Record summary: A computed fold for a 680-nucleotide part of an RNA from Candidatus Kouleothrix ribensis, annotated as large-subunit ribosomal RNA, domain II. It matches the Rfam family "Bacterial large subunit ribosomal RNA". The coordinates come from a structure-prediction model, not an experiment, and the mean pLDDT is 87.
Context: one part of a larger RNA
């Protein structure tokens, strides 16, 4: 990893609701009687249910509590009961399988800790304390030399006891090993018998280490099917509807209780829902506005105040400062409003629609997701967050978006080798236009991006100048007072400050730019002339252009490849989907018909959690009918049948049972549970 086979809403009682049935009051329970029958008969009314109800209660009664009340209000003013089956509750392990755990009563120290007892071991070597001897030495101790002697948790190292590096092994040789190397190796050394400490206890040179491969509390059986608001698992078919991811509560937050949304109901009741026109109505948002509140730019005035100058003081001047109030032009506000929509919303009437509501009975849900729109919070971040409101997904499958739940078309009973559209396309992959028409764009723009920069282009405006000659380019001029005054070492058009005239003239700044130490010199404005038609500045719009950098080759059109096959704008036409038509069926609800077989005709039939309904099949029970060694069942094969689960013939195997009708009971359908058990 596969195959088999076994694997999960039971059963008891009580409440309840529908379905049936029997009686209208309804029913027995123990126990009893009779004995082919028996899950059957017939006794047994003890007890339950109902039959009056209100009140706390005394009580009172179709009434009664309250209450002063005869008012009002609550709560009543009578109809079930027994049985079977069927949903859901409760109570029991209650659909199954899972715990860490936690009591209780055992069994463990033949592993290891620790102590007690008696016993054993420790090659060889080195070192040479103390004590003593001699001898120097000392008054005499001291001390010193040299021998002797053999101490040490003393060295070095076997056996023995360890586990320091590393390296192998990791379904191992081994559930801790092997290699090499290393620690201790007369000691707190190490080892042999025997004996002691036991589970909230023990031992512990102490790590939460050890207590039999188990230790933050051993292990075995028991309580016990502990509990699991938590995870996984839950077994044929078909057909009808079809959800929530809110709201409040909550030792509540992945639960759960009520509402909300779904289902079913020969229940009720009423014309209540929905859309659209028209009629009324409430408001304070979106927007604009500035009267209020409150902020705000510029300016006129200024109340006050701040500076400064004056004064013995008090008065005054003065002020390019603040600045209250009023005025003029203008903004801004969620907690601002003189105003104020549209949508929503409530009511009414008309017209079209088919829903609503309330009750009984079952549920799921109560993690959302995203994307358009309005708000908050974040950074006008996030595939963030929190609310609204709308749509998709969830639970929705085709079609397009290259792939791509959530975007864009579209809501899939079935079946067809018909047909006609959506979005979205129509040169080739690749179904359809190499389509008209008119423009635009040359950047491969298209087929990524921003401030921001540019004589790219097309296009529409405003405005200067110009055949009295514009604009660029050529020739020429471009002066004089004067080197304006100031300043400076100098400042002479051109460091800096200041002023910016006159005058000759067709023109020429008290000077635009290079440029000198300062002139000088080149230039420009400005004007003249040459030559002959347009040229400058500004703005708005379209399309393009730079900004533009990332890590394996291309890699920011899916591709090829395209100046159209790109971009606008118009237009005709196909293609395109499980839309829509068409033709056949199949089913559900509703309506008519009906000879009760069913026909007709309309509108549904995507579905998850969840509700309803109708079937198949397995196994057993009795009751009717079969089948069967002329060959049962079961296994294999072929063939059909039916809308599915499925059934039902032929042959073969096979060798003794089955089957079909209808009723009735289930240990009643596997693929999943790291499911269990065998097998491969």
């Nucleotide at each position: 990893u596969c195959c088999g086979g076994c694997g999960a809403g039971u059963u008891a009682c009580c409440c309840u609701c529908g379905g049936u049935g029997g009686c209208c009051g309804g029913u027995u329970a123990a126990g009893c009687c009779a004995g082919u029958c028996a899950u059957a008969g017939g006794c047994g009314g003890a007890g339950c249910c109902a039959c009056a109800g209100c009140g706390a209660a005394a009580g009172c009664g179709a009434g009664u509590g309250u209450g002063c009340a005869g008012a009002g209000c609550g709560c009543g003013u009578c109809u079930g009961u027994c049985g079977c089956c069927g949903g859901g509750g409760g109570u029991a392990g209650a659909c199954c399988c899972g715990a860490a755990a936690c009591c209780g009563c055992u069994u463990g120290a033949g592993c290891u800790a620790u102590c007690c007892a008696u016993g054993g071991u420790c090659a060889g070597g080195c070192u040479g304390a103390a004590g003593c001897g001699u001898c120097c030495g000392u008054a005499a101790c001291a001390g010193g030399a040299c021998g002797u002697g053999g101490a040490g948790g003393g060295c070095c190292g076997c056996a023995c006891c360890g586990g320091u590096g590393u390296c192998g092994g990791u379904u191992a040789c081994a559930a801790a090993c092997g290699g090499c190397u290393c620690g201790g190796a007369u000691g707190a050394a190490c080892u042999g018998u025997g004996g002691a400490u036991a589970g909230g206890g023990g031992u512990g040179a102490a790590a939460u280490g050890c207590c039999a491969a188990u230790c933050g509390a051993a292990a075995g059986c028991g309580g016990a099917g502990a509990u699991a608001g938590c995870u996984g698992g839950u077994u044929c078919u078909c057909c009808c509807c079809g959800a929530a991811a809110u709201g409040c509560a909550u030792u509540g937050a992945g639960g759960u209780g009520c509402a909300g949304c779904c289902c079913g109901g020969c229940u009720g009741a009423a014309g209540a829902g929905g859309c659209u026109g028209c009629c009324c109505g409430a408001g304070g948002u979106a927007g604009a506005g500035c009267a209020c509140u409150g902020u705000u730019g510029u300016u006129g005035u200024g109340c006050g105040g701040g500076g400064g100058c004056u004064u013995c003081a008090c008065c005054g001047c003065c002020u390019a400062c603040c600045a209250a109030g009023c005025g003029a032009c203008g903004g801004c506000a969620a907690a601002c409003u003189c105003c104020g929509a549209a949508u929503g919303c409530g009511g009414g009437u008309a017209g079209c629609u088919u829903a609503c509501c309330a009750c009984c009975g079952g549920a799921g849900u109560g993690a959302g997701a995203c994307c358009g729109u309005g708000g908050g919070c974040g950074c006008a971040a996030a595939c963030g967050u929190u609310c609204a409101u709308g749509g998709u997904c969830a639970a929705a499958a085709g079609g397009g978006a290259a792939a791509c739940a959530a975007c864009c078309c579209a809501g899939a009973c079935c079946u067809g080798c018909a047909g006609c559209u959506a979005a979205g396309g129509u040169c080739c992959c690749g179904a359809a236009a190499u389509c008209c028409a008119u423009g635009c764009u040359g950047a491969g723009u298209g087929g990524u991006a921003a401030a921001g920069g540019a004589u790219g282009u097309g296009u529409c405006g405003u405005u200067g100048c110009c055949c009295a000659g514009a604009c660029a380019a050529c020739c020429a001029g471009g002066a004089g007072g004067u080197u304006g005054g100031c300043u400076u070492a100098g400042a002479a058009g051109c460091a800096g400050c200041c002023a910016c005239c006159c005058u000759u003239g067709a023109a020429a700044g008290a000077g635009u730019g290079c440029g000198u130490a300062a002139c000088a010199g080149c230039u420009c404005a400005c004007u003249g002339g040459u030559c002959g038609a347009g040229u400058g500045a500004c703005g708005g719009c379209g399309c393009g252009c730079c900004g533009a950098u990332a890590a394996u080759c291309c890699a920011g059109c899916g591709g090829g490849g395209c100046a159209a096959a790109g971009c606008a704008u118009g237009g005709u036409a196909c293609c395109g989907a499980a839309g829509c038509u068409c033709a056949g069926g199949a089913u559900g609800c509703a309506g008519g018909c009906g000879u009760c077989a069913g026909c007709c005709u309309g509108c549904g039939u995507g579905g998850u959690a969840g509700g309803g309904g109708a079937g198949c099949g397995u196994c057993g029970a009795g009751c009717g009918c079969g089948c069967g060694g002329c060959g049962a069942a079961g296994c294999a094969u072929g063939a059909g049948c039916g809308g599915a689960a499925g059934c039902c013939c032929g042959u073969g195997u096979g060798g003794a049972g089955u089957g079909c009708g209808g009723u009735c009971g289930a240990g009643u359908g596997c693929g999943a549970a790291u499911g269990c058990c065998g097998g491969a």